A computed fold for a 469-nucleotide part of an RNA from an uncultured prokaryote, annotated as small-subunit ribosomal RNA, 3' major domain. Its Rfam family is "Bacterial small subunit ribosomal RNA". Gene Ontology terms of the family: ribosome and structural constituent of ribosome.

[in-house]
Context: one part of a larger RNA
RNA sequence: UGACGGGGACCCGCACAAGCGGUGGAGUAUGUGGCUUAAUUCGAUGCAACGCGAAGAACCUUACCAAGGCUUGACAUGUAUUGCUAAGCGCGUGAAAGCGCGUGAGCCUUCGGGCGCCUUACACAGGUGCUGCAUGGCCGUCGUCAGCUCGUGUCGUGAGAUGUUUGGUUAAGUCCAGCAACGAGCGCAACCCCUGUGAAUAGUUGCCAGCGCGUAAUGGCGGGGACUCUAUUCAGACUGCCCGGGUCAACCGGGAGGAAGGUGGGGAUGACGUCAGGUCAGUAUGGCCCUUACGCCUUGGGCUGCACACGUACUACAAUGCCCGGCACAAUGAGAACCGAUGCCGCGAGGCGGAGGGAAUCUGCAAAACCGGGCCCAGUUCGGAUUGGAGGCUGCAACUCGCCUCCAUGAAGUUGGAAUCGCUAGUAAUGGCACAUCAGCUACGGUGCCGUGAAUACGUUCCCGGGUC
Numbered sequence: 001u002g003a004c005g006g007g008g009a010c011c012c013g014c015a016c017a018a019g020c021g022g023u024g025g026a027g028u029a030u031g032u033g034g035c036u037u038a039a040u041u042c043g044a045u046g047c048a049a050c051g052c053g054a055a056g057a058a059c060c061u062u063a064c065c066a067a068g069g070c071u072u073g074a075c076a077u078g079u080a081u082u083g084c085u086a087a088g089c090g091c092g093u094g095a096a097a098g099c100g101c102g103u104g105a106g107c108c109u110u111c112g113g114g115c116g117c118c119u120u121a122c123a124c125a126g127g128u129g130c131u132g133c134a135u136g137g138c139c140g141u142c143g144u145c146a147g148c149u150c151g152u153g154u155c156g157u158g159a160g161a162u163g164u165u166u167g168g169u170u171a172a173g174u175c176c177a178g179c180a181a182c183g184a185g186c187g188c189a190a191c192c193c194c195u196g197u198g199a200a201u202a203g204u205u206g207c208c209a210g211c212g213c214g215u216a217a218u219g220g221c222g223g224g225g226a227c228u229c230u231a232u233u234c235a236g237a238c239u240g241c242c243c244g245g246g247u248c249a250a251c252c253g254g255g256a257g258g259a260a261g262g263u264g265g266g267g268a269u270g271a272c273g274u275c276a277g278g279u280c281a282g283u284a285u286g287g288c289c290c291u292u293a294c295g296c297c298u299u300g301g302g303c304u305g306c307a308c309a310c311g312u313a314c315u316a317c318a319a320u321g322c323c324c325g326g327c328a329c330a331a332u333g334a335g336a337a338c339c340g341a342u343g344c345c346g347c348g349a350g351g352c353g354g355a356g357g358g359a360a361u362c363u364g365c366a367a368a369a370c371c372g373g374g375c376c377c378a379g380u381u382c383g384g385a386u387u388g389g390a391g392g393c394u395g396c397a398a399c400u401c402g403c404c405u406c407c408a409u410g411a412a413g414u415u416g417g418a419a420u421c422g423c424u425a426g427u428a429a430u431g432g433c434a435c436a437u438c439a440g441c442u443a444c445g446g447u448g449c450c451g452u453g454a455a456u457a458c459g460u461u462c463c464c465g466g467g468u469c
Stems, first nucleotide, its partner, number of pairs: 008469006015460002019423005026315008034306002042053002064301007073124001077123004083117002088103006106115003126290002129288003135284001137279003140275001142273001147186006153162003166177003192267004197235007207224002211222003238261001241255005317416001321375006334363002338357002343352003382413001387408007429452007
């Protein structure tokens, strides 16, 4: 000077408390440990590993294993060399790769040759082999916490201190006052984006108030720019105004006006640093190691194994419910090897077919809600695991190991011990929709979108984390 204390003071945070819903019990999905295995590739391991890298493991991917093969190599550059034997096609062998045989005679040309390809040889290629404790870069974390420093001056023999402490105040080292300090930088805030109000401009593919036309019906048509909307530019909020408190300073409490009020709500934005945190398997890269193999190709298998243990989710245990019928209202976003309407076939998954759409033009039932009926508290008309059968789709191929449909089957489960998690408002809870990856899909995951829409906070003694003295 720091760090630490079951030392003190002050102050914050869904930290506790007050509430609402969960997890921990069941079944399943998924990740991990363990065990097993020829292999079950590798990494991540308290918070900050465990629906994580993986935004898609049947082959491929694939890094693992077994077997069969190749050796200048699947890929790059160069030198020398042989040839025109190249690409393609056919045959044999084979699981394929590969190996062998045949056919085939490239492009330019000044006819010397050059380009390209092949053979052989050599430099070299190649390595998801090791080291994240040799590294770059990127990321996580403390933490969007309010801190971290510098110049000059002053003090101290010096390390260093001061400034940054103190009083008040703030979300904030935010601001005010004071002070051997005076200033400054990185952070805070603001500037950026979305959203909430209004105006102007613009009016198609969007809209339809008024005026016409037309239809079984629909902005369908003429037309219109009012409205909604779209998307660009402005306005608006600044403690500006009033009252009270206050060092009448910063600021705090209340009020008016206002769509919005004291940071309006949300996002992006992460200081100096910490954890030798994570990543050599995204890429880059030092060193080390392999070089007829630790490289490369192929077929098949594995990554999906299952006495068990844990994490994260989904579905439930029902009546605020389940089933049947009717019926209403979205937003984000995506679409060409794609999205696919009307129609027809099928109980259905789906099939036939193909209007329209590179899309404000075309494509997609929103569901919960609401209305009517049934069930009557039961292991049930709850719950749907498991299994049998029959089908559909994608794909060379669904045995290991895909998803979906129908019929049958109908398991555990009657609200979950100790313990533990999330959330303060359009939030929690709950309902569906879209997208990325993608042939298909293990999505119940992830990222977004809209619908319905609460309860509670006395307070800071205690638990956890953090800040200042």